[in-house]
RNA sequence: AAACUCUGUUUUUCAGUAGAGUUUGAUCCUAGCUCAGGAUGAACGCUGGCGGCGUGGAUAAGGCAUGCAAGUCGAACGAUCCUUGUACUUUUGUAUAAGGAGAGUGGCAAACGGGGUAGUAACAGGUAGGAACAUACCCAUGAGUCAUGAAUAACUGCGAGAAAUCGUAGCUAAUACAUGAUAUCUCUACGGAGGAAAGAUUUAUCGCUCAUGGAAUGGCCUGCUUCGUAUCAGCUAGUUGGUAGGGUAAUGGCCUACCAAGGCAACGACGCGUAGGGGAGGUGAGAGCCUGACCCCCACCAUUGGGACUGAGACACGGCCCAAACUCCUACGGGAGGCUGCAGUCGAGAAUCUUCCGCAAUGCACGAAAGUGUGACGGAGCGACGCCGCGUGGUGGAUGAAGCCCUUCGGGGUGUAAACACCUUUUAUACGUGAAGAAGUUUAUUGACAUUAGCGUAUGAAUAAGGGGUUCCUAAACUCGUGCCAGCAGGAGCGGUAAUACGAGUACCCCAAGCGUUAUCCGGAAUCACUGGGCGUAAAGGGUCCGUAGGUGGUUAUGCUAGUCGGUCGUUAAAGAUCCGAGCUCAACUCGGGGAAGGCGACCGAAACGGUAUAACUUGAGGAUGCGAGAGGCUAGCGGAACUCACGGUGUAGGGGUGAAAUCCGUUGAUAUCGUGGGGAACACCAAAAGCGAAGGCAGCUAGCUGGCGCACUCCUGACACUGAGGGACGAAACCCUGGGUAGCGAAUGGGAUUAGAUACCCCAGUAGUCCAGGGCCUAAACGAUCUUGACUAGCUUUUGGGAGUAUCGACCCUCUCAGAGGCGUAGCUAACGCGUUAAGUCAAGCGCCUGGGGAGUACGAGCGCAAGCUUAAAACUCAAAGGAAUAGACGGGGACUUGCACAAGCGGUGGAUCAUGUGGUUUAAUUCGAUGAUAAACGAAGAACCUUACCAAGGCUAGACACCUGAGUCAGGCCGCGCAGUGGAAACACAUGGCGGAUAUUGUGCUCAGGCAGGUGUUGCAUGGCCGUCGUCAGUUCGUGGUUUGAAUUGUUCCCUUAAGUGGGGUAACGAACGAAACCCUCAUCGUAUGUUUCAAGUGUCAUACGAGACUGCCCUGUAAUGGGGAGGAAGGAGAGGAUGACGCCAGGUCAGCAUGACCCUUGAUGCCUUGGGCUACACACGUGAUACAAUGGGAUGGACAACGGGUCGCGACGGGGUAACCCUGAGCCAAUCCUUCAAACCAUUCCUCAGUUCGGAUUGGGGGCUGCAACUCGACCCCAUGAAGUCGGAAUCGCUAGUAAUCGCGGGUCAGCUAUACCGCGGUGAAUACGUUCUCAAGUCUUGUACUCACCGCCCGUCAAGUCAAGGGAGCCGGGGGCACCCGAAGUCUGCGCAUCGCGUGGCCUAAGGUGAACUCGGUGACAGGGACUAAGUCGUAACAAGGCACGGCUAGCGGAAGCUGGUCGUGGAUCAAUUCAAGGAGUUA
Repeated sequence: AAACUCUGUUUUUCAGUAGAGUUUGAUCCUAGCUCAGGAUGAACGCUGGCGGCGUGGAUAAGGCAUGCAAGUCGAACGAUCCUUGUACUUUUGUAUAAGGAGAGUGGCAAACGGGGUAGUAACAGGUAGGAACAUACCCAUGAGUCAUGAAUAACUGCGAGAAAUCGUAGCUAAUACAUGAUAUCUCUACGGAGGAAAGAUUUAUCGCUCAUGGAAUGGCCUGCUUCGUAUCAGCUAGUUGGUAGGGUAAUGGCCUACCAAGGCAACGACGCGUAGGGGAGGUGAGAGCCUGACCCCCACCAUUGGGACUGAGACACGGCCCAAACUCCUACGGGAGGCUGCAGUCGAGAAUCUUCCGCAAUGCACGAAAGUGUGACGGAGCGACGCCGCGUGGUGGAUGAAGCCCUUCGGGGUGUAAACACCUUUUAUACGUGAAGAAGUUUAUUGACAUUAGCGUAUGAAUAAGGGGUUCCUAAACUCGUGCCAGCAGGAGCGGUAAUACGAGUACCCCAAGCGUUAUCCGGAAUCACUGGGCGUAAAGGGUCCGUAGGUGGUUAUGCUAGUCGGUCGUUAAAGAUCCGAGCUCAACUCGGGGAAGGCGACCGAAACGGUAUAACUUGAGGAUGCGAGAGGCUAGCGGAACUCACGGUGUAGGGGUGAAAUCCGUUGAUAUCGUGGGGAACACCAAAAGCGAAGGCAGCUAGCUGGCGCACUCCUGACACUGAGGGACGAAACCCUGGGUAGCGAAUGGGAUUAGAUACCCCAGUAGUCCAGGGCCUAAACGAUCUUGACUAGCUUUUGGGAGUAUCGACCCUCUCAGAGGCGUAGCUAACGCGUUAAGUCAAGCGCCUGGGGAGUACGAGCGCAAGCUUAAAACUCAAAGGAAUAGACGGGGACUUGCACAAGCGGUGGAUCAUGUGGUUUAAUUCGAUGAUAAACGAAGAACCUUACCAAGGCUAGACACCUGAGUCAGGCCGCGCAGUGGAAACACAUGGCGGAUAUUGUGCUCAGGCAGGUGUUGCAUGGCCGUCGUCAGUUCGUGGUUUGAAUUGUUCCCUUAAGUGGGGUAACGAACGAAACCCUCAUCGUAUGUUUCAAGUGUCAUACGAGACUGCCCUGUAAUGGGGAGGAAGGAGAGGAUGACGCCAGGUCAGCAUGACCCUUGAUGCCUUGGGCUACACACGUGAUACAAUGGGAUGGACAACGGGUCGCGACGGGGUAACCCUGAGCCAAUCCUUCAAACCAUUCCUCAGUUCGGAUUGGGGGCUGCAACUCGACCCCAUGAAGUCGGAAUCGCUAGUAAUCGCGGGUCAGCUAUACCGCGGUGAAUACGUUCUCAAGUCUUGUACUCACCGCCCGUCAAGUCAAGGGAGCCGGGGGCACCCGAAGUCUGCGCAUCGCGUGGCCUAAGGUGAACUCGGUGACAGGGACUAAGUCGUAACAAGGCACGGCUAGCGGAAGCUGGUCGUGGAUCAAUUCAAGGAGUUA
């Protein structure tokens, strides 16, 4: 000086709590896991310039070589030696003085300082107190310091021993030792008794003794406080207390004897495990949680164990004795040792330093002092181990160099970065200079650090940058390589050919002499919740009641007060933290000063609350009286129906059972029916959501005994209450034991079915059991999945019991009230569902319980049980989830409604035959490729002999069969091109003698060469565009705004009526809108008008073209809100018929081979291009789609009649002629309403065939022809003659079609030289039957329901078995550790007895360490084997669960079974569906 405190006022300032990822298709919640921060005595990886300040053996309290770490005093003492001086002496030497040295006696110190944390859960530590104590050195005061004596070490002689060391004889001193005296003093039975001293030296002090007091230190006692475990519940014999004695400085079972039987413990004794405690340190907003390095305080330890001695102080780190282990020396007889002091070494380990300098400073010991000693300490060294500071340069510098990377090829980035220019010199280096730290009483001297710090000068950007990361969390991205590989990873998760996630490069981000990783702690984590959580369904309310301890407790008054509140004082060491200030250049670091909070203690005060005492009260609680309801409990008796058995009667062939059957019963008479009798179990109707009980649970009727409850009126007691750890009692079913009983039912079991199997579901039997009595067991989905008690907080309604009022003769009714039992619902709560005066709302009290899933309600241990088993209850390991509620879908062997040639009703087919055609398969040199349930298979292909053609064989070409660009060369007696002739050849192609053509002076073109490039029906349809199929011409799919919801979402789009339709109408928290539907478009049907090439002899307009009309529920009836039903008129009637038109989307559907296109691949022995021949046409077989048939409703022959759509000039091709015909010759007409194709056929008429493998059927084959084409062998169609196969209507199964439809009949067209067309696309002719209806099959839609599915049921998912890996438990045993117990032995030593006698020695006794023996306990290691658990892309068997999961599931229990599991008993709904009743909500109506 400031911080700080108080008061007032107003304002301001400061400090201060952060989340994210991950369960899902999505959402909210619960819950765990993970991350971002800080820290460390750290370690590891990569890297490393300097300085300051700190810090550094955490593991083996494992072993240690070597040196040092405690000495000092001559002013306590004697002797010896050395030096110097003096005196004597001839010298040797003697005496003496001063100084010094190393031993010895003696004193003090050595109990401090230094180290470590093994032990210790304890008065060890912390804090606050206490009384029965001690104290050397220091301070103060008082008194004293007298007399005397005997030894001994050193030393000398002799001796023993290797040594360590020792013995013996002799000499000597003292501040060593001893005796006596005296004294303030102590004890006392008041007689008395006990008990001190030391001198040195010289003149001034230092000492010594006694006593008292102090300071400071220490010993002892006490309150509070101090880890985990109850799977440690009982512990204790010196134990607890007393008396006496001993012992100690002192209290005390501290020890001994005797007496008593106590003491501790659920407020955790005893045991076990772990651990030094505190100041403090880390973190955190705090409360807390974790830690106990460095520094300080306390305790304990000193190789392990025991013991005492000395001393003021030790049971003693660098003292002694004994025992044990270990190490060393040895002459083998015996000895020596203790680094957890400083350095250092070995070992173990991830890991932790120099065998340094100095006593200069600070401190300690001794000394009068000088001083000596001091591995305390002060310093230096090593280690980025930490904190702090500094630097590795600064300014300028763009045509934005080069290099490298990316690119959309334009450019962009690295990047002012570099180069270059100028500047600076911290640091570094060199030289010079140079402190403080230093003060002794004065002078003098004295610095390890230190060639220090600092300062000055010089040189020169000179000496100095890395690590980690870049998918999200989380700051920062691109390219290449790789191809579920290699690899990454904290979590989620990346990688299977376009990886921002791996590896590399470039760029970027973060920090920086460091950066990352690992380990550990706190935080985030409100994830153990005091601050600050929960328990209906997520984990979590005990099965229920009674009740002990404990906790909590109504109203009034007064007193007191250990809780509570306020104040003062003491204390809580220093350091640290905090505030102010100061010193090192700053900071780290250090120094000075200030101050609280909180704890404990003492005192004073207050008395509201709590406690306590006293007095009282009545509302809590209880009692009395009266009334009442009830399947409350126990015992006994009685009753009817049904069932079954027995007997008897009637009666005859079946009965029973099932989806259908069978086993089974029955002619020895069943079933059925009647009668009589026996037996056991359960009690229909009443009956209800009802009633009672603490829960489990309780039901025929009557009687007896008995518990609880409600209401009413007054009266009594006077807080007697609530909850309740332990504890006690009760506790469904199953099960167990004993004895009965047994009608029905019925685990197990047997049989019959079903089935792939059927250890099941179904059926026939049937034992335990179910029943009774007694005794066990003690668990349930023991549930309202909701603990008990009290208080408060809207209502409406139903019902049970009681009461009051009103009313009535009385009752019903109506209003109110108390106690129960239900439904709906407000506020509020809830994650939502839902709860809501019977709370899951708002409060209070008490108890129980939870803390991720699995492992596991398991193992081990303990208690209980006859057993089954129950209660209590973990860990290793493993996963990143497991879960709750709700949402949208999808699905259901869920429901409701609706639709569709979906079924049904019909007609005709397919599946059988032959042939055609496509596919699979097989074959092949090749049989090119694609398409494969519906949605491939007469599909791509509306035309495979060559071509096509993509395949195969062979032969050829190489800038190419085709495109563009650049450069060079060349073009009139010579060049180039073509390829007519020619040669070779199968052709392509090669050659270039004849032939033809081109270019006209330099442009264009052509050609050649070279370079860019071409080309690919090669791959990927899972990289794509485009196009298409399918659901489906089904009626759906969405949006904006608004509303609801925490949200995903929802509403709208649901509902009612209606429609083909989300079509229309009504209603409505929705109002509108979009894509679909419909309409608009085309064709056909009727009419009108106009025109008239063609048609026709003409006229006309059948006809053709164009335009228009018409149909709209417009009209009538019915009934309307709309619609619907019927009718009239009309060519047509309710969408008139048909077509085109295909929502959001689904199937990684199809197509890279139609086309386009990314990426990849091939490019001279080609995956490119050309050519010839072959193949795509194969053929045991299987499937699809068709044609023709099987015949008489037919076939053949003859005659006769009626269409439409189309096509045609490289074409259609008439007439005429030829041919049996296919076809040929000729060639009119026609670029088309004109000509041709073009005679339509079925049909009609006549005739033959007469039911047969035929006058049906036409396959196959032989022969002969004509046609197209370069060419019909592989491999064309057609004609004629001949041949004359299968087939007599088609198994299981399956397809199409609702009217001009099916069926049937022919005609045309495209492609095309021709045609394998029976296909496809069209056209017309003739022309039906049936639809009751929606039970079933399939498909679709809407609403609803369940769900463990969302890759969405082709889903999900359970258990055994088999294989591999891992951890834990059991285990005959085996091995080891720990603590105690009993007994044996018992060193040193204290104490003690005795003897010798007197320093002491010897010998006993008690106790005891170590050792030994034994039985148990406890903890660990190992272990054949057996059992379960967890995990591991594609193993086996089944199908248990999720939908009504195909037998609803689940809990407990029992039996059984390869396995999931099945069955019985009982319980739950956490079951779908359907029905009834009741309640609730809404609507309508009736009566008074």
Predicted 3D model of a 1488-nucleotide RNA (small-subunit ribosomal RNA) from a Candidatus Parcubacteria bacterium. It was read from a public genome assembly. Its Rfam family is "Bacterial small subunit ribosomal RNA". Model confidence (mean pLDDT): 82 of 100.